[in-house]
C1' cells in the first nucleotide's frame, strides 16, 4: 500500500407461545398452562474396530455421528434477548 475470506463489532430484518393465579411497595417470588430459533441434550445413513460365521453389500456388538428433526434440562409466553438472513467492517496475513 493492496486483495481474498472469516469471526468479534455495528446497523436493518426476524417467528413461536398466558391479557393466567396467588403474593409482594418496586423488583421479584411460587403454582399451573404453554413454546422452540440464544444455548444444551439425543438419534439415521455410512466410516472404523471387534466377533460369529450358513463367506452373503450377511449377524451382532462397540465406536464416530448431522439438522431448522427430536427433548424441553436451561431458556422464554411485555421489554429485551432471539436461531438465520442482507449491508457494513476490522485483525490476520502477504509484498516492496
Nucleotide at each position: 500500500c493492496g486483495g481474498a475470506u472469516u469471526g468479534a463489532c455495528u446497523c436493518u430484518g426476524g417467528a413461536g407461545a398466558g391479557c393466567g393465579g396467588c403474593c409482594g411497595u418496586c423488583a421479584g417470588g411460587c403454582c399451573c398452562a404453554c413454546c422452540g430459533a440464544c444455548g444444551g441434550g439425543g438419534c439415521a445413513g455410512g466410516g472404523a474396530c471387534c466377533g460369529g460365521u450358513u463367506u452373503g453389500u450377511c449377524c451382532g456388538g462397540u465406536u464416530u455421528c448431522a439438522a431448522a428433526c427430536u427433548c424441553u434440562c436451561a431458556g422464554g409466553u411485555u421489554c429485551a434477548g432471539g436461531a438465520c438472513a442482507g449491508a457494513g467492517g476490522g485483525g490476520c496475513g502477504g509484498c516492496g
Predicted 3D model of a 96-nucleotide RNA (Glycine riboswitch aptamer) from Sedimenticola thiotaurini.